[in-house]
RNA sequence: GGGCUCGUGGUCUAAUGGUAUGACACCGCCUUCGCAAGGCGGAGGCUCCGGGUUCGAAUCCCGGCGAGUCCA
Numbered sequence: 001g002g003g004c005u006c007g008u009g010g011u012c013u014a015a016u017g018g019u020a021u022g023a024c025a026c027c028g029c030c031u032u033c034g035c036a037a038g039g040c041g042g043a044g045g046c047u048c049c050g051g052g053u054u055c056g057a058a059u060c061c062c063g064g065c066g067a068g069u070c071c072a
Base pairs, nucleotide, nucleotide: 001071002070003069004068005067006066007065010024011023012022018055026042027041028040029039030038048064049063050062051061052060
C1' cells in the first nucleotide's frame, strides 16, 4: 500500500428497512442472625464520525476514523 470482516449502555450480544433484545455488572425491595445464591423491580445505549438514498436507516450507498485478519 491492497483485499476481507467488524465498530450498538460499564462488558459481551441480538436486531439484515418500521419508535434497539438479552445476559453479566450496578441500584432498590423481598428472603437470611449475617453473607452468598435466588425472586421482583429500576436506572443506563438513539447504534464510531460526516454526507446520501428512502415516508422511514443500527440496517442500504459514499467518504473518513479505529480494530482484527490475510497478501505484498
Molecule: transfer RNA
Organism: archaeon